[in-house]
């Protein structure tokens, strides 16, 4: 120094242009003698900056981390 992958609530992981989902974990409350377990109920996120487009997590340009391969 090129190149390809990736970056999503605390944690893991999904959404190929049209409402950001599930699990776990945390709050609240039903049960229950306590506790666990089941069950409702909420709270929490698209790496950062531009762009295209009526509409970006999604596309495309720059940055940054990270892993991998070239040299």
């Nucleotide at each position: 120094g090129c190149c390809u992958u990736a970056g999503u609530g605390g944690u893991g992981u999904a959404a190929u242009g049209g409402c950001c989902g599930c699990a776990c974990g945390g709050a609240g409350g039903a049960c229950u003698g306590u506790g666990g377990a089941u069950c409702c109920u909420c709270a929490a996120g698209c790496c950062c900056g531009g762009g295209u487009c009526c509409g970006a997590u999604u596309c495309c340009c720059g940055g940054c981390u990270a892993a991998g391969g070239c040299c």
A computed fold for a 71-nucleotide RNA from Candidatus Micrarchaeum sp., annotated as transfer RNA.
The organism belongs to Candidatus Micrarchaeum, within Archaea.
Its mean pLDDT, the model's own confidence on a scale to 100, is 82.
The sequence is in RNAcentral, with records from ENA.
Its Rfam family is "tRNA". It is annotated as a transfer RNA.